[in-house]
Molecule: SAM-I/IV (S-adenosyl methionine) riboswitch aptamer
Organism: uncultured Pseudolabrys sp.
RNA sequence: ACAUCAAGAGUUGGGCAAUGCCCGACGCCAACCUGCUUUCCCGAGCAAGGUGGCGCUCCCUGAAGGGAGGAUGUGGCCGAACCGGCAACGAAACGGGU
Numbered sequence: 001a002c003a004u005c006a007a008g009a010g011u012u013g014g015g016c017a018a019u020g021c022c023c024g025a026c027g028c029c030a031a032c033c034u035g036c037u038u039u040c041c042c043g044a045g046c047a048a049g050g051u052g053g054c055g056c057u058c059c060c061u062g063a064a065g066g067g068a069g070g071a072u073g074u075g076g077c078c079g080a081a082c083c084g085g086c087a088a089c090g091a092a093a094c095g096g097g098u
Base pairs, nucleotide, nucleotide: 001074002073003072004071005070010026011025012024013023014022015021016020027054028053029052032050033049034048035046036045037044040097041096042095043094056069057068058067059066060065076086077085078084
């Protein structure tokens, strides 16, 4: 700087001058990035790799909607760095264009 904040998804153990915060384990949710589904593009799909989440808050408005704050994402690992190299499912395996 851009995009999103609709929907979705919890149990357990522990710590702490402590009625709420933090940490761990396991589980679950979600297509933001990568990857795969077709050579390429668009769409759609797939929780595999990487993040993230399992509670967004406040204000204006009759409502629709808008604003502010805050949050998340805009792949990961190896390599001092350039160049370069590595892994990415048993899931999905579709529509259109070229």